[in-house]
Context: one part of a larger RNA
RNA sequence: GAACGAACGUUGGCGGCGUGGAUUAGGCAUGCAAGUCGAACGCGAAAGGGUAGCAAUACCCGAGUAAAGUGGCGAACGGGUGAGUAACGCGUAGGAAACCUGCCUUCGAGAGGGGGAUAACACUCCUAACGGGGUGCUAAUACCGCAUGACACUGCGGGGUCGCCUGGCCCUGCAGUCAAAGGUGGCCUCUAUUUAUAAGCUACCACUCGAAGAUGGUCCUGCGUCCCAUUAGCUAGUUGGCGGGGUAACGGCCCACCAAGGCGACGAUGGGUAGCCGAUCUGAGAGGAUGACCGGCCACACUGGGACUGAGAUACGGCCCAGACUCCUACGGGAGGCAGCAGUCGAGAGGCUUCGGCAAUGGGGGAAACCCUGACCGAGCGACGCCGCGUGGAGGAUGAAGGCCUUUGGGUUGUAAACUCCUGUCAUGAGGGAAGAACCGUCACCGCGCGAAUAGUACGGUGACCUGACGGUACCUCAAGAGGAAGCUCCGGCUAACUCCGUGCCAGCAGCCGCGGUAAUACGGGGGGAGCAAACGUUGUUC
Numbered sequence: 001g002a003a004c005g006a007a008c009g010u011u012g013g014c015g016g017c018g019u020g021g022a023u024u025a026g027g028c029a030u031g032c033a034a035g036u037c038g039a040a041c042g043c044g045a046a047a048g049g050g051u052a053g054c055a056a057u058a059c060c061c062g063a064g065u066a067a068a069g070u071g072g073c074g075a076a077c078g079g080g081u082g083a084g085u086a087a088c089g090c091g092u093a094g095g096a097a098a099c100c101u102g103c104c105u106u107c108g109a110g111a112g113g114g115g116g117a118u119a120a121c122a123c124u125c126c127u128a129a130c131g132g133g134g135u136g137c138u139a140a141u142a143c144c145g146c147a148u149g150a151c152a153c154u155g156c157g158g159g160g161u162c163g164c165c166u167g168g169c170c171c172u173g174c175a176g177u178c179a180a181a182g183g184u185g186g187c188c189u190c191u192a193u194u195u196a197u198a199a200g201c202u203a204c205c206a207c208u209c210g211a212a213g214a215u216g217g218u219c220c221u222g223c224g225u226c227c228c229a230u231u232a233g234c235u236a237g238u239u240g241g242c243g244g245g246g247u248a249a250c251g252g253c254c255c256a257c258c259a260a261g262g263c264g265a266c267g268a269u270g271g272g273u274a275g276c277c278g279a280u281c282u283g284a285g286a287g288g289a290u291g292a293c294c295g296g297c298c299a300c301a302c303u304g305g306g307a308c309u310g311a312g313a314u315a316c317g318g319c320c321c322a323g324a325c326u327c328c329u330a331c332g333g334g335a336g337g338c339a340g341c342a343g344u345c346g347a348g349a350g351g352c353u354u355c356g357g358c359a360a361u362g363g364g365g366g367a368a369a370c371c372c373u374g375a376c377c378g379a380g381c382g383a384c385g386c387c388g389c390g391u392g393g394a395g396g397a398u399g400a401a402g403g404c405c406u407u408u409g410g411g412u413u414g415u416a417a418a419c420u421c422c423u424g425u426c427a428u429g430a431g432g433g434a435a436g437a438a439c440c441g442u443c444a445c446c447g448c449g450c451g452a453a454u455a456g457u458a459c460g461g462u463g464a465c466c467u468g469a470c471g472g473u474a475c476c477u478c479a480a481g482a483g484g485a486a487g488c489u490c491c492g493g494c495u496a497a498c499u500c501c502g503u504g505c506c507a508g509c510a511g512c513c514g515c516g517g518u519a520a521u522a523c524g525g526g527g528g529g530a531g532c533a534a535a536c537g538u539u540g541u542u543c
Stems, first nucleotide, its partner, number of pairs: 001543004006539005013389006019382002026345003030342003035073003040070002048061005080300003089225008099217002104213007112146001114144002121136006152177011182205006191198003226272003233263003238260004243255003275297004279290004302323005325336004353379001355378003361375001362373004392422004402413004426484001428479005436470001441465007449457002487532005492513003498527005508515002
């Protein structure tokens, strides 16, 4: 000098864009942060209103709505944190002829016929609660057989081709094994009754099996990745083999047996510290330091352990066990997990609102309308950072007054002020007022596909309608008036800037050298000056 997720002191007008719990991965009140689908399924209220009636009551609307349940998909994403980890964790370059992949895309084939339950519900029992038991009824795209079935899988053969050791791919023969579910809309060509409907046809969305793709993941390897040798030896599933188990898959991953290996001064092992990277800061560079925000990967979710479900987890807002802690209790037993967004206490020098909205982008569900979304978009707070703007401009001397200095002549503050003439940025008031909106959807029309169809509908297109939290914000115009808006540090040398008074090795200053003991440009104050400026200094840290 530059930099910072900074803090402290003095001061403080506006705006834009960023950024803001770095310490206790300490404890947490409260609310919200993951739901959705009635076009999978069965059931199904109430308040309120109406009609009849003297009333009790009945019926209708509310409404096949709400709520709950079965079932499907999602909840493994998104969001947080950096504790652990010196490791194939990360980075980079490769490999998988050793692998998986829901939703999505393309292609091929298929969806035949049955069965038994169960929640909800009703009745009942136990319990303080959390919850649980029994009996009875019922549905499905829930569950289970059977059929069919391959270019799928397995076994036994034959052939071709390729390669990287195990082998891969293709063609082919035989045998064995394995599937499914419907829903919604439309129609009458065929069939049956004949106003019209379905067991029929058709479209779409779902379903099953297979092939391929895409996406996402898993595993392996080379190289790189902090300090200590005042850590020198480490290792028994250890190193390898054979056989098996297990896995999506290779593998001591696990097991039985066999062998005695494997690593290490090119630093094993041990200890300390640490998430890694793209990047960031500095520097002419080489390098050094850092890893906040943003992006990629990893790890974790009160602590430790475990599996279940599932395409995917060994699962932050799931489950089980143990522990610590907190809460409820009828003392028998139960409930909980903010390192999600806000917020609170604590420790601390130190870090924000218990805000608005799904309008946009994105995500989940749904045919869709739509619902959910503390992701996100916005607003709020903090000079925390960067940037921009303003606090006025021009004129104005016999150089006013006051202050300070003085050799008492004067000098300086100083065009500074007063005064005159202007301007109107920002702030204030008034008026107008956005872009961000494209979709989706509905309706109409057109094209194309299916189709018997001038029903319908998938796909594509055109037009109209509908949608803004921010926000009456940005921006524009008008009005009035210099009116509301400057401080901080320094002035001995380094280092730009000098005098007077006070003090008298005192009080004090200080980054280094050093000042102060009676004329101190170095302490304190006044005047003056220098530098930066909505900031200026100090401290800490890095280069």